[in-house]
Context: one part of a larger RNA
RNA sequence: CGAAGGCGACUUGAGAAGAUCUGUCCUUAGUACGAGAGGACCGGGAUGGACCAGCCACUGGUGAGUCAGUUGUACUGUCAAGUGCAGAGCUGAGUAGCUAAGCUGGGAAAGGAUAACCACUGAAUGCAUCUAAGUGGGAAACCAACUUCAAGAUAAGGUCGCCCAUCCGCGAGGAGUAAGGUCACUAGAAGACUACUAGAUAGAUAGGUAUCGUGUGUAAGCGUGGUAACAUGUUAAGCAGAGAUAUACUAAUAGACCGAGGAG
Numbered sequence: 001c002g003a004a005g006g007c008g009a010c011u012u013g014a015g016a017a018g019a020u021c022u023g024u025c026c027u028u029a030g031u032a033c034g035a036g037a038g039g040a041c042c043g044g045g046a047u048g049g050a051c052c053a054g055c056c057a058c059u060g061g062u063g064a065g066u067c068a069g070u071u072g073u074a075c076u077g078u079c080a081a082g083u084g085c086a087g088a089g090c091u092g093a094g095u096a097g098c099u100a101a102g103c104u105g106g107g108a109a110a111g112g113a114u115a116a117c118c119a120c121u122g123a124a125u126g127c128a129u130c131u132a133a134g135u136g137g138g139a140a141a142c143c144a145a146c147u148u149c150a151a152g153a154u155a156a157g158g159u160c161g162c163c164c165a166u167c168c169g170c171g172a173g174g175a176g177u178a179a180g181g182u183c184a185c186u187a188g189a190a191g192a193c194u195a196c197u198a199g200a201u202a203g204a205u206a207g208g209u210a211u212c213g214u215g216u217g218u219a220a221g222c223g224u225g226g227u228a229a230c231a232u233g234u235u236a237a238g239c240a241g242a243g244a245u246a247u248a249c250u251a252a253u254a255g256a257c258c259g260a261g262g263a264g
Stems, first nucleotide, its partner, number of pairs: 001152001005163007015149004021049007033038001051106005059100004066093005071086006111143002117137004164262001166175003180258004185199004205251003208247005214240003221234005
């Protein structure tokens, strides 16, 4: 831009893409078959491999600054306590998130028309013959079935709902609006940007705060013991990024813009 008014939802599916794998064991059954050795079809069940998709309760990884320990040095006047720098100084742990080595699921079933092939009926050719007329069976391949996208499918589809018929102009067209939307604003398990999703005071969208969870591992100060290093009590303390719940304390302000009048 189109889809013959403008919007908001929900859809149909022409078409397209993806997927399509396979082992072992048990049973049927030591049965059918076979002199024996051996050893099934069909059917039922269990459990794997590879591949694909999703997820983070579990097992782990990471977790650039969450906690603790610790070395050197500079500084905060000094002690103590801290802060900066040294690869994140080094070391030990580790929430959320993201993850695999972890977990869950998938390729199931049942169809259609067939290939090779196997058949029925059956002439040409009084027999025979699956074929010439006619009729069946038959494969991971084909068409559907399963998953995803999908009306620019210009043949532009369908259903439901909302907004209405203003003003200027001879006309072409223009203006302000409606429903609705956009910018701007608070954000996000959404994201390169865009898009998408949630919210915007009639509000839990983010921050803060409170409680809880979780992490670290018992803060500082003071007391007690010890000459001291230090130990111990107060104290499962203190501190804490992302988690949960609650709570309008702070910020979602002020506003701006777009957007129908229904061809011939």

Large-subunit ribosomal RNA, domain VI from a bioreactor sludge metagenome, 264 nucleotides, folded computationally.
Model confidence (mean pLDDT): 89 of 100.
Its Rfam family is "Bacterial large subunit ribosomal RNA". Its family is annotated with ribosome and structural constituent of ribosome in the Gene Ontology.